Notes:
A computed fold for a 477-nucleotide part of an RNA from a bioreactor metagenome, annotated as small-subunit ribosomal RNA, 3' major domain. The full RNA is in RNAcentral, with records from SILVA.

Context: one part of a larger RNA
RNA sequence: UGACGGGGGCCCGCACAAGCGGUGGAGCAUGUGGUUUAAUUCGAUGCAACGCGAAGAACCUUACCUGCCCUUGACAUCCUCGGAACUUGUCAGAGAUGACUUGGUGCCUUCGGGAACCGAGAGACAGGUGCUGCAUGGCUGUCGUCAGCUCGUGUCGUGAGAUGUUGGGUUAAGUCCCGUAACGAGCGCAACCCUUGUCCCUAGUUGCCAGCGCGUCAUGGCGGGAACUCUAGGGAGACUGCCGGUGACAAACCGGAGGAAGGUGGGGAUGACGUCAAGUCAUCAUGGCCCUUAUGGGCAGGGCUACACACGUGCUACAAUGGCCAGUACAGAGGGUUGCCAACCCGCGAGGGGGAGCUAAUCCCAGAAAGCUGGUCGUAGUCCGGAUCGCAGUCUGCAACUCGACUGCGUGAAGUCGGAAUCGCUAGUAAUCGCGAAUCAGAAUGUCGCGGUGAAUACGUUCCCGGGCCUUGUACA
Numbered sequence: 001u002g003a004c005g006g007g008g009g010c011c012c013g014c015a016c017a018a019g020c021g022g023u024g025g026a027g028c029a030u031g032u033g034g035u036u037u038a039a040u041u042c043g044a045u046g047c048a049a050c051g052c053g054a055a056g057a058a059c060c061u062u063a064c065c066u067g068c069c070c071u072u073g074a075c076a077u078c079c080u081c082g083g084a085a086c087u088u089g090u091c092a093g094a095g096a097u098g099a100c101u102u103g104g105u106g107c108c109u110u111c112g113g114g115a116a117c118c119g120a121g122a123g124a125c126a127g128g129u130g131c132u133g134c135a136u137g138g139c140u141g142u143c144g145u146c147a148g149c150u151c152g153u154g155u156c157g158u159g160a161g162a163u164g165u166u167g168g169g170u171u172a173a174g175u176c177c178c179g180u181a182a183c184g185a186g187c188g189c190a191a192c193c194c195u196u197g198u199c200c201c202u203a204g205u206u207g208c209c210a211g212c213g214c215g216u217c218a219u220g221g222c223g224g225g226a227a228c229u230c231u232a233g234g235g236a237g238a239c240u241g242c243c244g245g246u247g248a249c250a251a252a253c254c255g256g257a258g259g260a261a262g263g264u265g266g267g268g269a270u271g272a273c274g275u276c277a278a279g280u281c282a283u284c285a286u287g288g289c290c291c292u293u294a295u296g297g298g299c300a301g302g303g304c305u306a307c308a309c310a311c312g313u314g315c316u317a318c319a320a321u322g323g324c325c326a327g328u329a330c331a332g333a334g335g336g337u338u339g340c341c342a343a344c345c346c347g348c349g350a351g352g353g354g355g356a357g358c359u360a361a362u363c364c365c366a367g368a369a370a371g372c373u374g375g376u377c378g379u380a381g382u383c384c385g386g387a388u389c390g391c392a393g394u395c396u397g398c399a400a401c402u403c404g405a406c407u408g409c410g411u412g413a414a415g416u417c418g419g420a421a422u423c424g425c426u427a428g429u430a431a432u433c434g435c436g437a438a439u440c441a442g443a444a445u446g447u448c449g450c451g452g453u454g455a456a457u458a459c460g461u462u463c464c465c466g467g468g469c470c471u472u473g474u475a476c477a
Stems, first nucleotide, its partner, number of pairs: 001477002003474003007471007015461002019425005026316008034307002042053002064302007073125001077124002079121005086103001089100004107114002127291002130289003136285002138280003141276001143274001148187006154163003167178003193268004198236007208225002212223003239262001242256005318418001322377007334365003339358002344353003384415001389410007431453007
């Protein structure tokens, strides 16, 4: 100087408390451990691994296993020789591949040849998701959006170093004020950026429809309008600016006015010096080591989907604030031309037929659901719950056996609110309800977004956890 303390002081954070809803019990989904296996590819492992890499394993992916094949190689550069490239068909085979076969003769040219491409050959070389993240770059997690981390000069100290950065107040903040052997400065904080909340201006189609007119069973459908909503560009607005009080006459704090918004308005992007030899050699790049008829390459089938069990994360429930039936209302944000797919017809349905429109404020996906109105069920393992299994189907795809999703009929399991323990959340939040997108042929209860309905509680900081500043002890570095 740090680190540590079941030392002290001050102060924060859904850290506790106060509340609301969960997890832990059940069934299923998914990841992991373990076990099994020819293989169940590899990585991630307290917080900070475990719906993680994977925004999508039937083949492919695929890195694994078994079998069958190739050896200058699937890919790059160079050399020699031959042939344009390319293409038709037959046979063998699981295929890779092998054998035979048809058409075709192009472009440039100094007529030597050359360019692209294909085949054969020789070697330099290719190739490796092989090892080392404890050799590395890059990227990332975490402490933590915590308020800290440092430097120049000066001063003090023999020196390590200190001072500044401590102190008194204050703040979300090393934020600001005052004091001060310090005076300044840098990286962080804040602001500048995006979005949302109010108003104004400009613009008015594909969006809008107040007033005028036309038309319809009805609909901005039409003429028209530019008010309103909205769209998307520009501007205004919030600064403790104003008033009162407290305070050291400061910084600031408390209350108030006005205002759409008030003291950082809400949300996002943004992550200082560093820590964990944290993670990644399997995104990529890369040193070293290793393989070179194989640890490289091709193909078929299988595996990654196994299952006594254990854990994590979720979904659905156990019901009446509910289930079912009928009627009826209101979003936002997205996506769409190898695509989204309307009307209409067929089917109980998944879906099929059909073909209009749309390169989309125009058309489509697209019925939002919870809600509201009426009816029924009456506490029952039930008209709750839907696992499991049987049969019959639909769709995607070369192909759904291993191993897809969905539909109909039947079957109806566990489950009556969950031990010890444990998680999230402070407001348009939790809870609850549906909708969309990426990936994607198909395949979400996951992920990322979107809106609808919409709470309770916070006395307080003694305690648990994490963190900041000052101080103290130490046989630790």